[in-house]
C1' cells in the first nucleotide's frame, strides 16, 4: 500500500426558554405552596435464557423418580459464565470451531447398492468338468478369491514388496489401531520401549450407562398502618315501664320497632407506607497471580419511579447523505437487586498481530 485476525473505546456537543420525578437547605407550629442549590437511562436499562442475594413455604436421614451439566485444571457468592492448558478439526498464517460413553444393552442406518453388520458375492479375476468351435475363444454346471470395478454419508485398516491358478495380514517392512510397561505433566494428555496380525462402521439431540451439582415459589416475595364488608368476641341499654330509626333541627305527635340497636374489638377490601437503593459498590494506587481474578489503603456517594419522572421548543456547532436547497443523527427507555450469555446497534477512535506486493 492492499487485505484480513484478536481485543478495547465512544455511543453526538454547548447554551437558552418552559416544564417533570426526587433530595438538602430557607421559611413556616406543621402540611400545602413558594424560592435557592444538587441529582436524573443503558452499553445493552432489551430477551427473560442461565446464576445468585433477598423473602416466604416446607424439611430427621436416606432411596427412587424428574432436571441440569460434560476434555482437564483453576477462578468466583454461584452458574449453562470466565482463564489458562490438552485433544481433535479448519486456515499458508494470525486466529477460529468442537468435546464424557458406541468392545454393557436395546433401537435404529432412509436412496442406492449383490451386501448396511455374529457380513456378502452383482461385474469381474482364476481352477476343473461338459458342450459348442477348430487352436483361438464361447456357452454350461460346481468350486475358489475379495486385489479390480461399481452403489452410498459410511463397505470390515492404509501403501508398498514378496507371494498365489487368481487372491487375500497369508507373509514382511512402515503407517495407524489394541493390550501391557516406564518416563514427564497437579491432570487432560505427552512420549518411548514391548508385546498382538487387527478383533472394535456410525448415531447417544432414540433409549440408555457414568460422574457432578440441584427442596418449593417468587418484589403481584414478604413486612406495617387501615376507609368498607362477612363470620366471631367483649361491654352497654332494650322488649309495653319502648333501646333505636323515619318524618329537613328542637319539643309535641305520629309511623317502624324485636335473639334488636348501639359502642369497642376482631377481621383486612379500597387506599398509604416499608421492602426500595451503601453495595459480591465505583474510581485510584500498591502488592500476589501466566491469566480469569484477588488482598490492603485512600477517595467518593451514583436514578428510585407506581401508571410510572428524566421531556419539549430554539439557537450555534459536529457527523452522514446529497452537485445545492435540504434531510438524517444508530440499536434502543431503569421497575427488588448483582453476576453473566444471548440477542440489536449508525459513525468514528486505539492498541496488538498476520498475509501479500513494492522500496531500501
Nucleotide at each position: 500500500g492492499g487485505g484480513a485476525g484478536u481485543g478495547g473505546g465512544c455511543g453526538c456537543g454547548u447554551g437558552a426558554u418552559c416544564g417533570c420525578u426526587u433530595c438538602g437547605c430557607u421559611g413556616g407550629c406543621a402540611a400545602a405552596g413558594a424560592g435557592c442549590g444538587g441529582a436524573g437511562a443503558g452499553g445493552a436499562a432489551a430477551g427473560u435464557c442461565c446464576g445468585g442475594a433477598c423473602u416466604c413455604c416446607a424439611c430427621a436421614g436416606g432411596g427412587c423418580g424428574g432436571g441440569a451439566u460434560g476434555g482437564u485444571u483453576c477462578g468466583u457468592a454461584a452458574c449453562a459464565c470466565g482463564a489458562a492448558c490438552g485433544c481433535c478439526g479448519g486456515g499458508c498464517g494470525a486466529c477460529c470451531g468442537g468435546g464424557g460413553g458406541a468392545a454393557a444393552g436395546c433401537g435404529c442406518c432412509a436412496c442406492a447398492g449383490a451386501a448396511a453388520a455374529c457380513a456378502a458375492a452383482c461385474c469381474g479375476c482364476c481352477c476343473g468338468c461338459c458342450a459348442g468351435u477348430u487352436c483361438c475363444c464361447u456357452g454350461g454346471c460346481g468350486g475358489g478369491u475379495a486385489a479390480g470395478g461399481g452403489u452410498g454419508a459410511a463397505a470390515c485398516g492404509g501403501u508398498g514388496c514378496g507371494g498365489u491358478a487368481a487372491g487375500a495380514g497369508c507373509g514382511c517392512a512402515c503407517c495407524g489401531c489394541c493390550c501391557g510397561g516406564c518416563u514427564g505433566g497437579c491432570g487432560a494428555c505427552a512420549g518411548u520401549c514391548g508385546g498382538g496380525g487387527c478383533a472394535c462402521g456410525g448415531c447417544a439431540a432414540g433409549c440408555c450407562c457414568c460422574a457432578u451439582c440441584c427442596g418449593g415459589a417468587g418484589c403481584a416475595a414478604g413486612a406495617c398502618c387501615a376507609a368498607a364488608u362477612a363470620a366471631g368476641a367483649a361491654g352497654a341499654c332494650g322488649u309495653u315501664u319502648g333501646a333505636g330509626g323515619g318524618c329537613g333541627g328542637c319539643c309535641c305527635g305520629u309511623c317502624c320497632g324485636a335473639u334488636g340497636u348501639c359502642u369497642u374489638c376482631g377481621g383486612g377490601u379500597a387506599g398509604g407506607u416499608u421492602g426500595c437503593a451503601c453495595g459480591a459498590g465505583a474510581c485510584g494506587c500498591c502488592g500476589g497471580g501466566c491469566g480469569a481474578c484477588u488482598g490492603a489503603c485512600g477517595u467518593c456517594c451514583c436514578a428510585g419511579u407506581u401508571a410510572a419522572a428524566u421531556g419539549a421548543u430554539c439557537a450555534c456547532g459536529g457527523c452522514u447523505c446529497g452537485c445545492a436547497u435540504g434531510a438524517g443523527u444508530a440499536c434502543a427507555g431503569a421497575a427488588u437487586c448483582c453476576g453473566g450469555c444471548u440477542u440489536a446497534c449508525a459513525a468514528c477512535c486505539c492498541a496488538c498481530u498476520c498475509c501479500c506486493g513494492c522500496u531500501u